Context: one part of a larger RNA
RNA sequence: CGGCGACUUGUAGGCAGUGGCAGGUUAAGGUAAUACCGGAGCCAUAGUGUAAGCGAGCCUUAAUAGGGCGUAGUCACUGUUUACAGACCCGAACCCGGAUGAUCUAACCAUGGCCAGUGUGAAACUUGGGUAAUGCUAAGUGGAGGUACGAACCGACUGAUGUUGAAAAAUCAGCGGAUGAGUUGUGGUUAGGGGUGAAAUGCCAAUCGAAUCCGGAGCUAGCUGGUUCUCCCCGAAAUGUGUUUAGGCACAGCGGUUAAUGUUUAAGUUCAGGGGUAAAGCACUGUUUCGGUGCGGGCUGCUAACGCGGUACCAAAUCGUGGCAAACUAAGAAUACUGAAUAUUUAUAGUUAACCAGUCAGACUAUGGGGGAUAAGCUUCAUUGUCAAGAGGGAAACAGCCCAGACUACUAGCUAAGGCCCCUAAAUUGUGACUAAGUGAUAAAGGAGGUGGGAUUUCUAUAACAACCAGGAGGUUUGCUUAGAAGCAGCAAUCCUUUAAAGAGUGCGUAAUAGCUCACUGUUCGAGUGAUCCUGCGCCGAAAAUGUACGGGGCUAAGUCAUAUGCCGAAGCUGUAGGAUAUAAUAAUGUAUCGGUAGGGGAGCGUUCUAUGCUGAUUUGAAGCACUAACGUAAGUGGGUGUGGAUUGGAUAGAAGUGAGAAUGUUGGC
Numbered sequence: 001c002g003g004c005g006a007c008u009u010g011u012a013g014g015c016a017g018u019g020g021c022a023g024g025u026u027a028a029g030g031u032a033a034u035a036c037c038g039g040a041g042c043c044a045u046a047g048u049g050u051a052a053g054c055g056a057g058c059c060u061u062a063a064u065a066g067g068g069c070g071u072a073g074u075c076a077c078u079g080u081u082u083a084c085a086g087a088c089c090c091g092a093a094c095c096c097g098g099a100u101g102a103u104c105u106a107a108c109c110a111u112g113g114c115c116a117g118u119g120u121g122a123a124a125c126u127u128g129g130g131u132a133a134u135g136c137u138a139a140g141u142g143g144a145g146g147u148a149c150g151a152a153c154c155g156a157c158u159g160a161u162g163u164u165g166a167a168a169a170a171u172c173a174g175c176g177g178a179u180g181a182g183u184u185g186u187g188g189u190u191a192g193g194g195g196u197g198a199a200a201u202g203c204c205a206a207u208c209g210a211a212u213c214c215g216g217a218g219c220u221a222g223c224u225g226g227u228u229c230u231c232c233c234c235g236a237a238a239u240g241u242g243u244u245u246a247g248g249c250a251c252a253g254c255g256g257u258u259a260a261u262g263u264u265u266a267a268g269u270u271c272a273g274g275g276g277u278a279a280a281g282c283a284c285u286g287u288u289u290c291g292g293u294g295c296g297g298g299c300u301g302c303u304a305a306c307g308c309g310g311u312a313c314c315a316a317a318u319c320g321u322g323g324c325a326a327a328c329u330a331a332g333a334a335u336a337c338u339g340a341a342u343a344u345u346u347a348u349a350g351u352u353a354a355c356c357a358g359u360c361a362g363a364c365u366a367u368g369g370g371g372g373a374u375a376a377g378c379u380u381c382a383u384u385g386u387c388a389a390g391a392g393g394g395a396a397a398c399a400g401c402c403c404a405g406a407c408u409a410c411u412a413g414c415u416a417a418g419g420c421c422c423c424u425a426a427a428u429u430g431u432g433a434c435u436a437a438g439u440g441a442u443a444a445a446g447g448a449g450g451u452g453g454g455a456u457u458u459c460u461a462u463a464a465c466a467a468c469c470a471g472g473a474g475g476u477u478u479g480c481u482u483a484g485a486a487g488c489a490g491c492a493a494u495c496c497u498u499u500a501a502a503g504a505g506u507g508c509g510u511a512a513u514a515g516c517u518c519a520c521u522g523u524u525c526g527a528g529u530g531a532u533c534c535u536g537c538g539c540c541g542a543a544a545a546u547g548u549a550c551g552g553g554g555c556u557a558a559g560u561c562a563u564a565u566g567c568c569g570a571a572g573c574u575g576u577a578g579g580a581u582a583u584a585a586u587a588a589u590g591u592a593u594c595g596g597u598a599g600g601g602g603a604g605c606g607u608u609c610u611a612u613g614c615u616g617a618u619u620u621g622a623a624g625c626a627c628u629a630a631c632g633u634a635a636g637u638g639g640g641u642g643u644g645g646a647u648u649g650g651a652u653a654g655a656a657g658u659g660a661g662a663a664u665g666u667u668g669g670c
Base pairs, nucleotide, nucleotide: 001668002667003666004665009085010084011083012082013081014080015079016078017077018076019075020074021073023043024042025041029037030036047054048053057069058068059067060066088226089225091223095216096215097214098213099212100211106190107189108188109187110186111185112184113183114182115180117149118148119147120145124141125140126139127138128137129136153177154176155175157174158173159172160171161170192208194204195203196202201210229604230603231602232601233600234599239252240251241250242249243248253359254358255356256355257354258353259352260351261350263347264349266345268342269341270340271339272338273337280329281328285325286324287323288322290320291319292318293317296314297313298311299310300309301308302307362387363386364385366383367382368381369380370379371378392403393402394401407578408577409576410575412574413573414572418568419567420566421553422552423551427565429564430563431562432561433560434559440555446540447539450537451536452535453534454533455532456531457530459528467524469522470521471520473497474496475495478492479491480490503518507516508515579594580593581592582591583590584589605659607656608655609654610653611652612651614650615649616648617647624643625642626641627640628639630637631636
C1' cells in the first nucleotide's frame, strides 16, 4: 500500500405504517394444486374497582363538587423495539471430560563400564629391649580411610566477555569433589484431583502453586478496544430514590417522534398571602465589660459565751452601662415562592397519551454556606452563567473570564467587548488636574519635613516664626536626707526681692562645686507662622533559581483621574444574491427559523445478484485502469483522450455476504 473485516437469522410479544374484511382469521393436516377443504382454536363483541361488587356506567369522596377510566376491531406484510437463542465483532485467566507423554528430568530396579599419578601411614604382624608374666618400648613389615594433593570424569563459588549471542544459559581465567551417600552406558518401573523429591513448590520433553493435546466451547466478561456512504429537522444528561450498590442497573427527571388539547406556558404590571433569613436587638436562652447596692464566704478586732463590729478580699441576686450568638428573638426586610386579575407580547410554548432513547464520573466563574487554616486548579451543598455539545472578536499565548450564538456567497456598510506612537486596523485628539516613583506588572504591619487638595485652630504691624547680639540675677549651698546633695540621686515645699526679664529650675556636665544650655526678656529684621485632622498620587518595607520581561520596542506620556468629540473593531446587526425547514391554503408571497456531542426522526446516493414476453450500447472496441472537462447541496453523475481486448448499461421493482482509517485487527506484497 492492496484485499478481507463487525447489529445478522428464527420464533413469540408491544407499537407505528400500508393493505384486506366489518366482526376478523384459520393451525395442524388433506390435496396434482399460490386454488379449494379444514372454525379445533385465538382476538373482538362491557366496562370499572385492590376487592366485595355495581354495570353504560364504575371508582375516588361527606358530596349530586371536581377528577380518573370507559364507545371497533381483526388478519397479513413492512419497519422499529423487547424476550429467548453465541445474538454487533474480537479478547481472557479459569473449570470439566477423554487421551498422549519418564528419549529431558526426579527416584528406584536389572545388568555392564570407569576413576593417571603422588602423599599420609590405622589395625595387625615380625624382630630387639624390658617384665615373674602381661602392660610397655624401639626398629621394621603392613596398607586402613564418606583421608590429603591432583588429571580424566562429575560439578558450578568468583570475575570478565556475550545480551537482535557462536549458544533460548555458552566461552575464557581461576574454583569444588575426584574409592565414594562416587560417576556413567543400556534396558525397565512410577502419570497429572497424579508421580517423584537428601524439600528449592523443585522436576515430570526449552511448558509446572498443578504437564501437554483434543473436546464441552462461539464458556462467561456489569470490563477494554473496534463498528465502514450522504444531506435535512429537533436535541439532552452528568440529578433524586433504591440497589452485596457506588466506573453496573431499575423507576423518576431532562431529549425525540406521532397524536390530542388550543393559551392552559413564560415575561411585565397590579392585588392578596404565609414566613423568621440578612441586617438589627438583648425581653427570653446562654455568654460578656465596668460601676452601684452587697445574700453568703474569707481575713480581722472585741467577747467567758451568745453575739457585735471592721474590711483597698471573693462574690450570689438585683440596678445601671457597653458588647456577642448556626443550634437566642418582643420586633424584622430585599429577593424568592404561592394564588388571582390584566392588556399586549412571547414560544417548534405548556399539558396529556403512546412509542424510541441517551444520561446516573461533570468542569470552572459569580453569589450564599459547611469542612479545611475565612489554604488549595481542595472538598461538599444551594442559586446563576459558560464549557461540556459552541465556532467568531477581546484577555500576548489561555475549554469554564468579557463580547457575541457560525444556513451559503460577497475586495459592501454600522457596531459590541476591547482598543487608536511602532510591531498592529484606528487620535502622537481636545480640555482640566495629578504623578517623578519608569510608579505605571505583584504584597502587609509599620515608617518618613515626598507632593497636591480640604477643614479647624495658635501666635502675629501694640511686630509673630526663624536667625544674630545681649541679659538669664539676689535671699540661697531653700528645708530634709546624705560621706557629699550647691537649680539638675531622692523626699517635702515651690516663697520673697531686684527687675525689661530670669523656674527654689529644661537638658548636658561635676565626687560635690565649677562650666555649657533652656524657659523668660531686650535689640536688629519686617510678614506671615506653628499645631491637629480628613483626603488624592507617590517613597521605603520588597530575596530565586537559562536572560532584561509592561507581549516587545519603547514612553514623562504612549502613565493616572475626570470630561468631550471622532475612528478602528466579530461569523453580532444591516445590505445584495441564493438555498433549506416550519406555518398559512398548492403556488406566488409573508413571517419565523436553519452551532451542535449522546440520542430520536426524515429524505436520498452507491455496490452485488434476481425479475420484466421493458429499453439500449459494444471488435467502426464492452468492463476495468490512468489523466481530465461539465453538472449536482452531498453521497455521486458524467463527456473526452489513452490503455485494454469481451462483455455491459438505463428504467421499474425485489433480495442482500451492501459502503473502512483506526480493533497492539487479519492476509499478501514491498
Model confidence (mean pLDDT): 84 of 100. Large-subunit ribosomal RNA, domain II from Diacronema lutheri, 670 nucleotides, folded computationally. Its Rfam family is "Bacterial large subunit ribosomal RNA". The full RNA is in RNAcentral, with records from ENA.